[in-house]
A computed fold for a 1488-nucleotide RNA from a metagenome, annotated as small-subunit ribosomal RNA. The sequence is in RNAcentral, with records from SILVA. Rfam family: Bacterial small subunit ribosomal RNA.

RNA sequence: AGAGUUUGAUCCUGGCUCAGAGCGAACGUUAGCGGCGGGCUUAACACAUGCAAGUCGAGCGAGAAAGGGACUUCGGUCCUGAGUACAGCGGCGGACGGGUGAGUAACACGUAGGUAACCUGCCCUUCAGUCGGGGACAACGGUCCGAAAGGACCGCUAAUACCGGAUUCGUUCCCUGGGACCUCGGUUCUGGGGAGGAAAGCUGCCUCGCAAGAGGUGGCGCUGGAGGAGGGGCCUGCGUCGCAUCAGCUAGUUGGUGGGGUAAUGGCCUACCAAGGCUAAGACGCGUAGCUGGUCUGAGAGGAUGAUCAGCCACACUGGGACUGAGACACGGCCCAGACUCCUACGGGAGGCAGCAGUGGGGAAUAUUGGACAAUGGGCGAAAGCCUGACGCAGCGACGCCGCGUGGAGGAUGACGGCCUUCGGGUUGUAAACUCCUGUCAGUGGGGAAGAGAAUGGACGGUACCCACUGAGGAAGCUUCGGCUAACUACGUGCCAGCAGCCGCGGUAAGACGUAGGAAGCAAGCGUUGUCCGGAAUUACUGGGCGUAAAGAGCUCGUAGGCGGGACCGUAAGUCCGAGAGGAAAUCUCAAGGCUCAACUUUGGGGCUUUCUUGGAUACUGCGGUUCUUGAGGAUAUCAGAGGAUAGUAGAAUUCCCGGUGUAGCGGUGAAAUGCGUAGAUAUCGGGAGGAAUACCAGUGGCGAAGGCGACUGUCUGGGAUAUUCCUGACGCUGAGGAGCGAAAGCGUGGGGAGCAAACGGGAUUAGAUACCCCGGUAGUCCACGCCGUAAACGAUGGAUACUAGGUGUAGGGGGUAUCGACCCCCUCUGUGCCGACGUUAACACAUUAAGUAUCCCGCCUGGGGAGUACGGUCGCAAGGCUGAAACUCAAAGGAAUUGACGGGGGCCCGCACAAGUGGUGGAGCAUGUGGUUUAAUUCGACGCUACGCGAAGAACCUUACCUGGGUUUGACAUGCACCGGAAGGCUCCAGAAAUGGUGUCCGCCCUUCGGGGCUGGUGCACAGGUGCUGCAUGGCUGUCGUCAGCUCGUGCCGUGAGGUGUUGGGUUAAGUCCCGCAACGAGCGCAACCCUUAUCCUUAGUUGCCAUCGGGUAAAGCCGGGCACUCUGGGGAGACUGCCAGCAUAAGUUGGAGGAAGGUGGGGAUGACGUCAAGUCAGCAUGGCCCUUACGUCCAGGGCUACACACGUGCUACAAUGGCCGGUACAGAGGGCUGCCAACCCGCGAGGGGGAGCGAAUCUCAAUAAGCCGGUCUCAGUUCGGAUUGCAGGCUGCAACUCGCCUGCAUGAAGUCGGAAUCACUAGUAACCGCAGAUCAGCUACGCUGCGGUGAAUACGUUCCCGGGCCUUGUACACACCGCCCGUCACGUCACGAAAGCUAGUUGUACCCGAAGUCGCUGGGCUAACCCGCAAGGGAGGCAGGCGCCGAAGGUAUGAUUGGUGAUUGGGACGAAGUCGUAACAAGGUA
Repeated sequence: AGAGUUUGAUCCUGGCUCAGAGCGAACGUUAGCGGCGGGCUUAACACAUGCAAGUCGAGCGAGAAAGGGACUUCGGUCCUGAGUACAGCGGCGGACGGGUGAGUAACACGUAGGUAACCUGCCCUUCAGUCGGGGACAACGGUCCGAAAGGACCGCUAAUACCGGAUUCGUUCCCUGGGACCUCGGUUCUGGGGAGGAAAGCUGCCUCGCAAGAGGUGGCGCUGGAGGAGGGGCCUGCGUCGCAUCAGCUAGUUGGUGGGGUAAUGGCCUACCAAGGCUAAGACGCGUAGCUGGUCUGAGAGGAUGAUCAGCCACACUGGGACUGAGACACGGCCCAGACUCCUACGGGAGGCAGCAGUGGGGAAUAUUGGACAAUGGGCGAAAGCCUGACGCAGCGACGCCGCGUGGAGGAUGACGGCCUUCGGGUUGUAAACUCCUGUCAGUGGGGAAGAGAAUGGACGGUACCCACUGAGGAAGCUUCGGCUAACUACGUGCCAGCAGCCGCGGUAAGACGUAGGAAGCAAGCGUUGUCCGGAAUUACUGGGCGUAAAGAGCUCGUAGGCGGGACCGUAAGUCCGAGAGGAAAUCUCAAGGCUCAACUUUGGGGCUUUCUUGGAUACUGCGGUUCUUGAGGAUAUCAGAGGAUAGUAGAAUUCCCGGUGUAGCGGUGAAAUGCGUAGAUAUCGGGAGGAAUACCAGUGGCGAAGGCGACUGUCUGGGAUAUUCCUGACGCUGAGGAGCGAAAGCGUGGGGAGCAAACGGGAUUAGAUACCCCGGUAGUCCACGCCGUAAACGAUGGAUACUAGGUGUAGGGGGUAUCGACCCCCUCUGUGCCGACGUUAACACAUUAAGUAUCCCGCCUGGGGAGUACGGUCGCAAGGCUGAAACUCAAAGGAAUUGACGGGGGCCCGCACAAGUGGUGGAGCAUGUGGUUUAAUUCGACGCUACGCGAAGAACCUUACCUGGGUUUGACAUGCACCGGAAGGCUCCAGAAAUGGUGUCCGCCCUUCGGGGCUGGUGCACAGGUGCUGCAUGGCUGUCGUCAGCUCGUGCCGUGAGGUGUUGGGUUAAGUCCCGCAACGAGCGCAACCCUUAUCCUUAGUUGCCAUCGGGUAAAGCCGGGCACUCUGGGGAGACUGCCAGCAUAAGUUGGAGGAAGGUGGGGAUGACGUCAAGUCAGCAUGGCCCUUACGUCCAGGGCUACACACGUGCUACAAUGGCCGGUACAGAGGGCUGCCAACCCGCGAGGGGGAGCGAAUCUCAAUAAGCCGGUCUCAGUUCGGAUUGCAGGCUGCAACUCGCCUGCAUGAAGUCGGAAUCACUAGUAACCGCAGAUCAGCUACGCUGCGGUGAAUACGUUCCCGGGCCUUGUACACACCGCCCGUCACGUCACGAAAGCUAGUUGUACCCGAAGUCGCUGGGCUAACCCGCAAGGGAGGCAGGCGCCGAAGGUAUGAUUGGUGAUUGGGACGAAGUCGUAACAAGGUA
């Protein structure tokens, strides 16, 4: 520090996800040791049991028992225990310490202050005192009540308990002087007078005394003051969560006065008076929450958090209340109410673990009913001491951090085993074994602390630590290995099982699932889950945006607020600097130190942003004052304009009405129909009515803030521009709320209504057509008034100001120059366009009218969907508007640009593509292939073009892969090893369908180094074999686009990039062929050419070819001699190149011509670019993987591949006279031939048979060419056409023609009379017609296929249309690429949400009722020790009980508000595999 993920690829926007760190964790799995920390985050749920706050006999009175001892009359007594225990009065402490975080949004907390408005026990310092009396109450004793808890009455008694009195330095209050300070309220110092107001004793030692006691001295106490320390109360500034779908709140409310209350201020309380107080800088309400130091994260700023430790607060079963006290409204106190639990004799009582342990419960989850006060600290005590679940320790759990170990060194032929393998090897791996060592931890034995400063005292603890001994022994796992992200193979599985953080893996070769081997990472842990921060600049202060990605409000005015021109003076609030205070400790950090190190800890320094005080600075901002003119405004003059409102006027046109002329149609459409018209339309002329809109002018012209504004005239009125530079003197900009304006449609009331026209009716179209088209037609459109308040209200671009190259139009104004004047020309201001530099931008684009550079203010955005929806509020008559979520769901949704593909987009061009022609197919019969069906099997493959006379250039057996049956298992075939045997083999016979098995017989090995080897049979082992699967694992080959003209590269240039350029453009071509131009210059694969063939000529060579000349010869014949001239054959050459001429053209080229056998590629062939179709082929061959192995191998016989209601493709033959038949008679080319072709001749009607000459072939032969030509016949018919089908008789091949061959003869003589929709081929030696040959092959289903020649046409105006293709361009939501994408209803399932008659729970407001405890007030006739009067009785003062009243918790009633839950039914939404209906959108998406 980034990465993955939207696309075919790219850039951007944008979300999702990951890598990091942390945790009071939990879960899974694993686990050796130690140190230091930490451990109910949930039910502030309920709690059994024990302990957690007591202490003081030196404040006081009383005072046992057991036990022991002595005595005893055995009943007991005495001493001791012991002034002990228990309890009581009294004092101090139980307000600390410990727990928890429910409540609390608050002066609760933090921070800084104030208290002149206060308190303070114990402690410290200091001043003064401590005299003298009185009366009680507990304990105790007695009587009684009660189950208990407990209580009542009577009686006794002490005190540092209680109460009078005396004294009064301070002190408090009242009266009265002076000084200082001050916040003018007061505070403080110092005088005078008066009044009020204290106390307690205990004890050590000494002396006296019998004792009680007294005195002295010391200690501890006590009383009244002053001061301090520490602690607390109250007040204030600032800071402190979310929701505005909470916008108004408030009656003690805000203030005053009097009174009360408190330690103290204060509406804290009360009476009266006034009517205030808070709030957009967020009151009030709702939700949530203890706050902080800190902690985690982060570069920081921030964000999240508030366990442990520390500070503060709040609470103690829930609610209320006070008492005591220095301090509480009190965790282990009291009273009342409530809920709950327990005891009960039913009458009543008791209790409060959010102290430490522990239990139940809840929960994913959190420990021992431990030991000790040794240390630290606390309470009491004079002290000893007692108490202390605070604390210090131990126990449990890897919960965390830190440390250590599980051994070290050597050890290769690289062992065994495992795994992989290309079978060679590789890897595990120096790893192990083995050798030599070591001794941490654990273990055994021994010693043994510090912690306690001088003594006693150690829970931890026989612990840490030290020494000795034993022995590699007891001690490694977890996760991951497709990318992100370090780490790869095999097997299994087969969209199954499963994985997954995101992208995504899995449908038979899975590095992604499971297992194994190996590897990577971390390590006593490792993973997973959860959560927080980070990455995320993804809320942007640091540090983002808003033309098209989400985002500028429709526009204007304007309130609060924010911001604001030049100069000077003052001030010093902001700002800056210095000093001081504060920021508790801990944490953090730096440096040292202590535990062996570290974690941990100690000491010191630093830091801890803010805050306060004080001194200074004055540039900027603020504030106060003075001033200026350039911002802003005003004045004067002029100007343009569909700016607005209102009244009126005008002409053209449509429609309607009346009249005239006139007659059969009009109208409408792609074509029609509905409609109108003989009752006279349309057309045309004249007259009239009425409403709406204003042609031309008219212009990216004008005006307006926007919406918007268009005939003319008048009236009223807003804004703008220019010029003069006269006036005011910053008066400005923006603008949350607010107000006004605001197209169309719509709404209300009343008018109006010509045309147009939702709805609606009809006609068409269509599969349908609730549409598009046509004929009609109502609201509405128009006017007045009032609503609505929205639009793609768009420049998809808020307003203002300033600055930053230009060019060119246009509208309005001004100036200059020139001129007689106008025009032209130049300058300038304002508006409105286009182009363009810098700059900006993701790109497109913007560019002085900014989307540039800056400032100010406002509005708005934060992934897509759900959704501008729901609920709430508000506005509206309604329709609806404004505001505006969530659950759930997806891994994207988007912007711009690129390359393709596509378009019922455009342009250019080509092709038998259409058109023009010729002949066919589709109808018939037959052949053949396919589908289907059938079958034991009808083997398999090929399926639009590019499968279907295709693989098959030959299925009777074989082939053959299929079926049935019969056999066989190292095999029909290959190689190797081991053992045994032998030539292999030929012939014969038997069983059998054969394979096979058996029998007989004959002949019978080679080489040798003598070991054996070759060949061969058998047995066994390795292995063979498979036309079994996968062409979607492959090679090779092939088809197709397409013989179309294209496809690319290097360098350069352009672009952020995909990519572009080149290859586009203008011409030209069959062609990316060539030329010109050009940020391109070159090059490659294709095109063309080079190759073959054919057409002409030359040359060469002449046998088997040829025969002109010469000779011979025949019935005839190159038959013979001879010749090589010609033809021909096959070698070599020539020839054609737009070379020549003319026109056009810059050129390339093109048109025409000449010559020429051939002319513009002469004809034909071979040749097929980058690629596409997961095209075809595992059955031609090869081949990975999988599968079978007495079978899916192999051998044999028979059958099948030849089936047959049917459908399709490809062909053959026909339907006839351009013909059939008969007779005669011509002219080819190219091929084949020894298992062959087969002549002559003979036989047969013929197929064929016999025969045997010739020929391995320019020699012989197949071989006859046929159409043609000549002659004859048939005469338009199912025929002398046509030949299917069938019968009979034959021939040939073959082991064998039944299934299932071909051919011949005779006989038979079917359909068919030119073929519906539709469709195919062909542009010249072509189509059409005619025959010939060959491959395969024993034969043949060949009418197929591949070649060969013969005869030999027609037509092409042309490119609108169909199909295919090429180039350019355009649009795109397509990229599996239009056979694409994609929308909505309906149906089914799942999920979340809204509404809903209601039902239900919580919280809360208001009003009223009842009213506990208790404080306060009043009363107090009952009761009453201390003081007073009194001899006493008694009285008084005071007090208490009781009573009454205010307030008052819980409770009750009524009525609201609000938040949840639930609800028949209902509404839309999301998701789901292939469902249904249509085709809305994306191309002009077929109606933009």